[in-house]
């Protein structure tokens, strides 16, 4: 950087430092922002990967055995410790397609695929 998967309407500070900008890109809206953005520390959230522990557990299953006994134990929920992510509004919202309904027309709503985007895991 490309491919591949999953997930993307929950949740997360009235702390410090820092100043004027942010909300991914390009357009249109629409919002946050000196009652301080953007970055940084701490803080917390969450549970995607690898472990820990703990209940289902004297449990299936499976290995073994003369044997009620032994050995290993998958999943699921919690717990925590590492890798990471995340912490305004659905990825804030629209863009190209399809379905449905409203509308004279423009258009509109709703649902929905897909495009791109974010993170994770794995792989080139």
């Nucleotide at each position: 950087u490309u491919c591949u998967u999953a997930u993307c309407c929950a949740g997360a500070g009235c702390g410090g430092c820092g100043g004027a900008g942010g909300g991914a890109c390009a357009a249109g809206g629409c919002c946050c922002g000196a009652u301080g953005a953007a970055g940084c520390c701490c803080g917390g959230c969450a549970a995607c990967c690898a472990g820990u522990u703990c209940a289902u557990a004297u449990a299936a299953g499976c290995a073994g055995c003369a044997g009620u006994g032994u050995g290993u134990g998958a999943a699921u929920g919690g717990u925590u410790u590492g890798g990471u992510g995340c912490c305004a509004a659905u990825u804030c919202c629209u863009u190209c397609g399809g379905a449905a309904c409203c509308u004279u027309u423009c258009g509109g709503u709703u649902c929905u695929g897909a495009c791109a985007g974010a993170u994770g895991a794995g792989a080139a």
Molecule: SAM riboswitch aptamer (S box leader)
Organism: Paenibacillus xerothermodurans